[in-house]
This record gives sequence, C1' cells and structure tokens, in this order.
RNA sequence: GACCCUGUAGCUCAGCAGGAUAGAGCAGCCGCCUCCUAAGCGGCAGGUCGGAGGUUCAAAUCCUCUCAGGGUCG
Repeated sequence: GACCCUGUAGCUCAGCAGGAUAGAGCAGCCGCCUCCUAAGCGGCAGGUCGGAGGUUCAAAUCCUCUCAGGGUCG
C1' cells in the first nucleotide's frame, strides 16, 4: 500500500436480502420470599447501533468517506 472481518446498554452478544416502540443474558436499582445473606421470582432504569455524509416515504441494516481493533497478501 491492496483486500477482508469486527465495532449495537457498564460487560458478553443477537438482530444486518430496509418497515411494527432497538432486544437477550450478566451486572445495577426497587419489591416479593427468608430470622439474615445467597439463590429464586417480579418489575424498573440504562442505547439516538464507532463518527460524518448520502440514497429512501422509511436505515442498526444499502452506498461513500473516516476512526479504532484484528487478519491475509505485497
């Protein structure tokens, strides 16, 4: 330098042939249960999907540029 993969909640990830209000587990907070704790059960909060721009009635998803990490080749 060329190409490929990954980036979504505090952490680990799903969703990616466009469309319903962005989800799960763990962690956090509240409650139930318990003599207390843990476990278990119920609920709540937490994101503008790495960033910017574009296409579209509509973008986490498509296109372009860019940032970070990893890989292959030279």